[in-house]
RNA sequence: GUACCUGUGGUGUAAUGGUGAACAUGCCUCCCUCCCAAGGAGGCAAUCCGGGUUCGAUUCUCGGCAGCUGCA
Numbered sequence: 001g002u003a004c005c006u007g008u009g010g011u012g013u014a015a016u017g018g019u020g021a022a023c024a025u026g027c028c029u030c031c032c033u034c035c036c037a038a039g040g041a042g043g044c045a046a047u048c049c050g051g052g053u054u055c056g057a058u059u060c061u062c063g064g065c066a067g068c069u070g071c072a
Stems, first nucleotide, its partner, number of pairs: 001071003005067003010025004018055001026044006048064005
């Protein structure tokens, strides 16, 4: 340089066009306990960026950026 794949809470993953983006873990508060752990209740926290298509985009599409892999 080029081809392919990937990009979603702090972390690991769902959501194949449909209207409060889900689960686990994490963090905070409370309950429980003599204390801790475990358990229970509540809360916090995310779609890489910018266009396009669409009534509607995490999803489709184009460009950029970043990462992985292959080729040179």
Molecule: transfer RNA
Organism: Tigriopus californicus